[in-house]
RNA sequence: CACGACAAAGGCAAACCCGUUGCGAGGCGGGGACGCAAAACCACCGGCCCUGUGCGACAGGGCAGCGGGGCUUCCGAAG
Numbered sequence: 001c002a003c004g005a006c007a008a009a010g011g012c013a014a015a016c017c018c019g020u021u022g023c024g025a026g027g028c029g030g031g032g033a034c035g036c037a038a039a040a041c042c043a044c045c046g047g048c049c050c051u052g053u054g055c056g057a058c059a060g061g062g063c064a065g066c067g068g069g070g071c072u073u074c075c076g077a078a079g
Stems, first nucleotide, its partner, number of pairs: 001079001003076002011036002016031006034065001041070002044068003047063006
């Protein structure tokens, strides 16, 4: 630091289960760990998902653990 260790100190928490909330995608809390060097934060771009009877268009909503991007941050082996 534009780098990432069979390192150290730590952190987060998928699926699933229980409770709760929402029309829903989902969210929150507890349990639980598949994994994660930003799996902290941000919905700007793409993508995916939900709602508006259905299709298209459009509008509103969701996913940050889909990709890109912005921004903050522990450690310092190799490079």
Description: Model confidence (mean pLDDT): 86 of 100. A computed fold for a 79-nucleotide RNA from a Woeseiaceae bacterium, annotated as c-di-GMP-I-GGC riboswitch aptamer. The model forms 95% of the base pairs in the Rfam consensus. It matches the Rfam family "c-di-GMP-I-GGC riboswitch aptamer". Rfam links the family to the GO term cyclic-di-GMP binding.